[in-house]
């Protein structure tokens, strides 16, 4: 980095350094943000996945991850159609090459 396969309307924070932008692409809407965006470090905590242990409910918290707002809403398709379902697209883990 490419493939495949799973899941995801729940959870869960401060500091410090920076200093103007985020919210994954396009395009539209709506939020956050000088009462400090992104982005690094540090501590904390959460627990989706893999690992342990188990009485199979749940535990723990090693490895990844994660920590505003359903993957922030919609966009393609199909139904009985202010909703539902599927697909595409991206995130996360496990295999693989």
């Nucleotide at each position: 980095u490419g493939c495949u396969u799973a899941u995801a309307a729940a959870g869960a924070a401060a500091g410090a350094c920076g200093g103007a932008g985020g919210g994954a692409c396009u395009a539209g809407a709506c939020c956050c943000u000088g009462c400090g965006a992104a982005g690094u470090c540090u501590u904390a905590g959460c627990a989706a996945c893999c690992u342990g242990u188990g009485c199979u409910a749940a535990c723990a918290a090693g490895g990844u991850g994660c920590u505003a707002c359903a993957u922030u809403c919609u966009a393609u398709c199909c139904c009985a159609a202010u909703g539902g379902g599927a697909g595409c697209a991206g995130a996360u883990a496990a295999g693989u090459a």
Source information: The prediction has a mean pLDDT of 83. SAM riboswitch aptamer (S box leader) from a Sphingobacteriales bacterium, 97 nucleotides, folded computationally. The organism belongs to Sphingobacteriales, within Bacteria. It matches the Rfam family "SAM riboswitch aptamer (S box leader)". Gene Ontology term of the family: regulation of gene expression.